Model confidence (mean pLDDT): 76 of 100. c-di-AMP riboswitch aptamer (ydaO/yuaA leader) from a Nitrospirota bacterium, 159 nucleotides, folded computationally. Of the family's consensus pairs, 96% are formed in the model. Taxonomically the source falls in Nitrospirota (Bacteria, Pseudomonadati).
[in-house]
């Protein structure tokens, strides 16, 4: 000096997820931010009753392709036989897995411009919710190390 790991502090990125305060301790309180439920009017004239219900948070929607498997349609063909059942193939649909795109979202002073990079998930309610004043109610986790140029803004040093 570089790299890796651990602890503490400070200030950042994503995000609603910040600040103040109480209790010996703890599950608390306030404020700020965010979500949900909930009239009239309006919207709606239907929705659900199951292959596939409906709804919410979130940027995370939509399309296409490949493979395989469980199911639906008896839509078409076909075999057997107990004449009403079973099996096979094709087509199609729902779900699952792997690709390719895409609405949309993020990149550290920025509601700007250009390029570049990344995300395009997951979870919840439980048959049930349009909007919605009053009112009611819930959350303030987690994960993490910063792209470049222009234009602008701010701060510090120096004079």
């Nucleotide at each position: 000096u570089g790299c890796c790991u651990u602890c503490g502090g400070u200030a950042a990125c994503u995000u609603a997820a910040g600040c103040c305060u109480g209790c010996c301790a703890a599950u608390g309180g306030g404020u700020g931010c965010g979500g949900g439920g909930g009239a009239a009017c309006c919207a709606g004239g239907g929705a659900u009753u199951c292959a596939c219900g409906g709804g919410g948070c979130g940027a995370a929607u939509u399309c296409u392709u490949c493979u395989u498997g469980c199911g639906g349609c008896u839509g078409c063909c076909u075999g057997a036989u107990u004449u009403a059942u079973c099996g096979g193939g094709c087509g199609u649909c729902u779900c699952a897995g792997g690709g390719g795109a895409u609405a949309a979202g993020g990149c550290a002073c920025u509601g700007c411009c250009a390029a570049g990079c990344c995300u395009g998930a997951g979870c919840c309610c439980g048959a049930c919710a349009g909007c919605u004043a009053a009112c009611c109610u819930c959350g303030c986790a987690g994960g993490c190390a910063u792209u470049u140029g222009g234009a602008g803004a701010g701060c510090a040093a120096c004079c």